[in-house]
RNA sequence: GCGGAUGGCUGGAUGGCUGCGGGCCGUUACCGGCCCGAGGAAAGUCCGGACUCCACAAAGCACGGUGCCGGGUAACACCCGGCGGGGGUAACCCCAGGGAAAGCGCCACAGAGAACAGACGGCCAUGCAUGCAUGGUCACGGUGAAACGGUGGGGUAAGAGCCCACCGCGCGACUGGUAACAGAAGCGGCACGGCAAGCCCCACCGGGAGCAAUGCCAAAUAGGGACCGCGCGCCGUAAGGCGGGGAUGCUUGAACCCCAGCAGGUCCGGGUUGGCAGCGAGAGGGUGUCUGGUAACAGGCAUUCUAGAUGAAUGGUCAUCUCGGGCGGUGUCAUGCCGCCCAGACAGAAUCCGGCUUACAGGCCAUCCGCGCAA
Numbered sequence: 001g002c003g004g005a006u007g008g009c010u011g012g013a014u015g016g017c018u019g020c021g022g023g024c025c026g027u028u029a030c031c032g033g034c035c036c037g038a039g040g041a042a043a044g045u046c047c048g049g050a051c052u053c054c055a056c057a058a059a060g061c062a063c064g065g066u067g068c069c070g071g072g073u074a075a076c077a078c079c080c081g082g083c084g085g086g087g088g089u090a091a092c093c094c095c096a097g098g099g100a101a102a103g104c105g106c107c108a109c110a111g112a113g114a115a116c117a118g119a120c121g122g123c124c125a126u127g128c129a130u131g132c133a134u135g136g137u138c139a140c141g142g143u144g145a146a147a148c149g150g151u152g153g154g155g156u157a158a159g160a161g162c163c164c165a166c167c168g169c170g171c172g173a174c175u176g177g178u179a180a181c182a183g184a185a186g187c188g189g190c191a192c193g194g195c196a197a198g199c200c201c202c203a204c205c206g207g208g209a210g211c212a213a214u215g216c217c218a219a220a221u222a223g224g225g226a227c228c229g230c231g232c233g234c235c236g237u238a239a240g241g242c243g244g245g246g247a248u249g250c251u252u253g254a255a256c257c258c259c260a261g262c263a264g265g266u267c268c269g270g271g272u273u274g275g276c277a278g279c280g281a282g283a284g285g286g287u288g289u290c291u292g293g294u295a296a297c298a299g300g301c302a303u304u305c306u307a308g309a310u311g312a313a314u315g316g317u318c319a320u321c322u323c324g325g326g327c328g329g330u331g332u333c334a335u336g337c338c339g340c341c342c343a344g345a346c347a348g349a350a351u352c353c354g355g356c357u358u359a360c361a362g363g364c365c366a367u368c369c370g371c372g373c374a375a
Stems, first nucleotide, its partner, number of pairs: 001371010012321007020037007039346001043357002046355005051210004058252004063206005068082005083097001084095004098201002103199002105195003120141002122137007149167006168190001169188003174183003214277004224268005233242003243259004284305009323344001324342007
């Protein structure tokens, strides 16, 4: 200097006039003054929670989720560190990472044959004879994404783990590590591949619904209509029991509550579309610093931090500055200077928080890898 990889920051500022939302103060009121007013993703609604309500013991089922080990966190499918596998020269990146010997299923086409398969070409032996028949054989070739281990040697009629050496594969004393796992003496010719983001099996976790949750005030209507609906009796001195019903998955079951003018359930219909709370001061966040830790992160100290709408506010305009870009002129070895034009990416809170995923013009910083050159 060029190319690549990883992590991070920013993505406008100031002033005047004017228009909005909230809060505070002053004013009889009108009105005036001051303060604050969208994001790193506010997006997707993919996870986890806080919070609210229903049921609420417990057990089982269904359904859903996760899937190597250890740590972090309120929790998680998230984050950190490691192990194993894959990609890359490397920095680094990716993995829906338990089980294929419990069972079922799939592997198109091609090919002889696709999982106890298979004799296509070829090779060898025999017979007849110039090409057939019978038998042996997948080492070589072919088909295919993949062909039932690889290389070398021995052996054979030709071949084959048939035998041997090494590699691969399986089991594995012992050693290291918290563990996943790694190494590994030795043993075994060695099970017949792949797919479980096919069904399934195994382990662990999970009640449901959601701020349109929920609560209060005011008001109004039709304490509306139809249907279903067990015990109302027995036992007991009494208490109570036997029957029926009551969740936001189901069953059993515990507890509690209700029950004939029923409790409750199903369907049809009517009224209320008003106001307030929930509504933001926190499992808090930011900044600086110290301690522990490889790190994620945890703890201490100091300091700082007001959006709260409800058809939904934070805008418009003028001027200047700044980053970057474009056009023109000029100058230097190079960096430059002057004039004009353009704020210029993705994009808008709606209960809140922790993550993940997706989008992003331009600018800046740090570290690492590779190549080239110079000293």

Predicted 3D model of a 375-nucleotide RNA (Bacterial RNase P class A) from an uncultured Rhodobacteraceae bacterium. Of the family's consensus pairs, 98% are formed in the model. The sequence was found by an Rfam model in a public genome assembly. Its mean pLDDT, the model's own confidence on a scale to 100, is 77.